[in-house]
RNA sequence: GCCCGUGUGGUGCAGCCUGGACAGCACGUAAGCUUGCGGAGCUUGAAACCGGAGUUCAAAUCUUCGCACGGGCA
Numbered sequence: 001g002c003c004c005g006u007g008u009g010g011u012g013c014a015g016c017c018u019g020g021a022c023a024g025c026a027c028g029u030a031a032g033c034u035u036g037c038g039g040a041g042c043u044u045g046a047a048a049c050c051g052g053a054g055u056u057c058a059a060a061u062c063u064u065c066g067c068a069c070g071g072g073c074a
Stems, first nucleotide, its partner, number of pairs: 001073007010027004020057001029045005050066005
């Protein structure tokens, strides 16, 4: 230098191919209930689409340009 893949709460993942209503699951976390205290359990909550542009009535999803990480070739 060229090619491919992956970026989503604090952590690990799904959702993308086939665009659509408050973006879901587990762990963690906060408050409450429960308990002699804690843990476990139950209820409720906070918290995320890597950045820009384009297409579209509508983009996490499609297109494109970057950024970061990983892999392959040279």
This is a predicted structure of a 74-nucleotide RNA (transfer RNA) from a Candidatus Nanoarchaeia archaeon. The organism belongs to Candidatus Nanoarchaeia, within Archaea. It matches the Rfam family "tRNA". Rfam classes the family as a transfer RNA. The same sequence occurs in records of 2 taxa. The RNAcentral record of the sequence draws on ENA and MGnify. The prediction has a mean pLDDT of 83.